Predicted 3D model of a 127-nucleotide RNA (c-di-AMP riboswitch aptamer (ydaO/yuaA leader)) from a soil metagenome.

């Protein structure tokens, strides 16, 4: 200087090196009516069900008795980057992780929280 990401910014206070506290804009999430959705029958089964996020879902191996989870591998809904934007087109990545706690559809008013962490280096071609 730039990238994921909502994660920036201004004010006081305390600190003394990068930071804490508090309040405030900004930006994110979460509950939370009407009206709408759901709601009904059979069969099998027990492994509740929900949030943030792109991060979902199939296949194959392995553990197990199985189910589910979980480890590899291979794809894949879906997301991100290649330094003004916008489109084609090529490349190169990502496809996690946590959290509520038996509860919650949307949802005016209204109430509640977060505002972090983790990372790159001269950044392709065309209009």
């Nucleotide at each position: 200087c730039g990238c994921c990401g909502a994660a920036u910014u201004c004010g006081g206070c305390c600190a003394c090196c990068u930071g804490g506290c508090c309040g405030g804009a900004g930006c994110c999430g979460g509950g939370g009516a009407a009206c709408c959705a759901c709601c009904a029958c059979u069969u099998c089964c027990c492994c509740g069900g929900g949030g943030u996020g792109a991060a979902u879902c199939g296949g194959c191996u392995g553990u197990g008795c199985a189910g589910g989870g979980c480890a590899g591998c291979c794809g894949u809904a879906g997301g991100g980057g290649c330094a003004c934007u916008u489109c084609c087109g090529g490349c190169c990545c990502c496809g996690a992780a946590c959290c509520c706690g038996u509860c919650a559809g949307c949802u005016a008013a209204c109430c509640c929280g977060g505002u972090a962490g983790g990372c790159g280096u001269a950044g392709c071609g065309g209009a």